[in-house]
This is a predicted structure of a 462-nucleotide part of an RNA (small-subunit ribosomal RNA, 3' major domain) from an uncultured bacterium. The prediction has a mean pLDDT of 84. Rfam family: Bacterial small subunit ribosomal RNA.
Context: one part of a larger RNA
RNA sequence: AGGCGGGGGCCCGCACAAGCAGCGGAGCGUGUGGUUUAAUUCGAGGCAACGCGAAGAACCUUACCUGGGCUUGACAUGCAGAGGAAAUAUUCGCGAAAGUGAGUACCUCCCGCAAGGGACUUCUGCGCAGGUGGUGCAUGGCUGUCGUCAGCUCGUGUCGUGAGAUGUUGGGUUAAGUCCCGCAACGAGCGCAACCCUUGUCCUUAGUUGCAAAUCUAGGGAGACCGCCGGAAACAAACCGGAGGAAGGUGGGGAUGAAGUCAAGUCAGCAUGGCUCUUACGUCUUGGGCUACACACACGCUACAAUGGCCGGUACAGCGAGAAGCCACCCAGCGAUGGGGAGCAGACCUCCAAAGCCGGCCCCAGUUCAGAUUGCACUCUGCAACCCGAGUGCAUGAAGUCGGAGUUGCUAGUAACCGCGUGUCAGCAUAGCGCGGUGAAUAUGUUCCCGGGUCUUGCACA
Numbered sequence: 001a002g003g004c005g006g007g008g009g010c011c012c013g014c015a016c017a018a019g020c021a022g023c024g025g026a027g028c029g030u031g032u033g034g035u036u037u038a039a040u041u042c043g044a045g046g047c048a049a050c051g052c053g054a055a056g057a058a059c060c061u062u063a064c065c066u067g068g069g070c071u072u073g074a075c076a077u078g079c080a081g082a083g084g085a086a087a088u089a090u091u092c093g094c095g096a097a098a099g100u101g102a103g104u105a106c107c108u109c110c111c112g113c114a115a116g117g118g119a120c121u122u123c124u125g126c127g128c129a130g131g132u133g134g135u136g137c138a139u140g141g142c143u144g145u146c147g148u149c150a151g152c153u154c155g156u157g158u159c160g161u162g163a164g165a166u167g168u169u170g171g172g173u174u175a176a177g178u179c180c181c182g183c184a185a186c187g188a189g190c191g192c193a194a195c196c197c198u199u200g201u202c203c204u205u206a207g208u209u210g211c212a213a214a215u216c217u218a219g220g221g222a223g224a225c226c227g228c229c230g231g232a233a234a235c236a237a238a239c240c241g242g243a244g245g246a247a248g249g250u251g252g253g254g255a256u257g258a259a260g261u262c263a264a265g266u267c268a269g270c271a272u273g274g275c276u277c278u279u280a281c282g283u284c285u286u287g288g289g290c291u292a293c294a295c296a297c298a299c300g301c302u303a304c305a306a307u308g309g310c311c312g313g314u315a316c317a318g319c320g321a322g323a324a325g326c327c328a329c330c331c332a333g334c335g336a337u338g339g340g341g342a343g344c345a346g347a348c349c350u351c352c353a354a355a356g357c358c359g360g361c362c363c364c365a366g367u368u369c370a371g372a373u374u375g376c377a378c379u380c381u382g383c384a385a386c387c388c389g390a391g392u393g394c395a396u397g398a399a400g401u402c403g404g405a406g407u408u409g410c411u412a413g414u415a416a417c418c419g420c421g422u423g424u425c426a427g428c429a430u431a432g433c434g435c436g437g438u439g440a441a442u443a444u445g446u447u448c449c450c451g452g453g454u455c456u457u458g459c460a461c462a
Base pairs, nucleotide, nucleotide: 002461003459004458005457007456008455009454010453011452012451013450015446016445019410020409021408022407023406026302027301028300029299030298031297032296033295034293035292042053043052064288065287067285068284069283070282073128077127078126079125080124081123082122083121084120088105089104090103091102092101093100094099109118110117111116130277131276133275135273139271140270141266142265143264144262146260151190152189153188154187155186156185157166158165159164170181171180172179196254197253198252199251201222202221203220204219205218206217207216225248228242229241230240231239304403308362309361310360311359312358313357314356320351321350322349325344326343329340330339331338332337369400374395375394376393377392378391379390380389416438417437418436419435420434421433422432
């Protein structure tokens, strides 16, 4: 100088408290452990692994297993020799395919009289290719985390034999090392804040497909600064209250993550050192597996009902997406969907709401709750739904009557409830990322739990 303390002081955070909704019990979905397996590929492991890499495993993907093949190789480049138009198209045998064997069509282009050379390609051979093989404790890059916490440092000076200290401590104040005052310090840098995006008000320009005004869309500007008033304060910084205002003290949200910590994570995104395999640890392919199932955990979805379920009628979004696409409308079908078919590369057309509201039935029951499971019959995508897809109809109707110890999120257009869109994607979403609709309760406070900042003190720690 640090770190630590069931030492102290001050302060902060959905940290506790006050509340609301959950999780932990049930069924199912997904991930993980374990077990099993020929294989159940690999990684991630307290917070900060476990709906994580994976923005979507039927084949492919795929890295795993089984069997069948290839060996200059699926891919790159160079050299030597031999051959051929290459390329392309195509037939037959074996085969699950890959592959392998035998053919057919075409038999050229550039330079050159020719020989030959070049382009392209096949075979043989050699340099080599290739490896999702190991090492994230050899690395780059990127990322998580403490933490959007308020800190981390430097130059010169001064003090100290020195390690170092000072500045950065103190009195106030702030979301903030934010600012003020004081001070052997005076300054400065990285952080904070502001500058950026978005949203809320107004003005203005322009606008087709939008438009009476208004709205909307795309730009440009104004506006908020403790600026004004009062209070109290050291009459400093700031704080409290008020006015005006669409908005008030960082207006709301986002982007932005200091020096560093964890030999944190990633050699399987990529790159890369050295190690290692080389007729295989490379590569192609069939089928299987990653989807197993006594069990355990994590994250979710759906419920246990009457603030509800069912039936009929009826209303209102926003973000977005659309050509091998979105699909109005009509017809067929109980329906998934199918057959027609208009519009739209879209502010034009389409996808397109639900909770809500109105009326009716149910009458507290394992039920007109709940929907697992299973049977039958279908639809769609796709070469192909057996292993192993999603959806529809009929039938079936399990557990479940609000969940132990414990534990999570959230302070406002938030939580909760409701649906919609989108990426991935042929098909497959209870997940991810967004969007709007309805719309609360509570905060006396900082004693306690957790994490953090700062000053100080003790220490047998380094």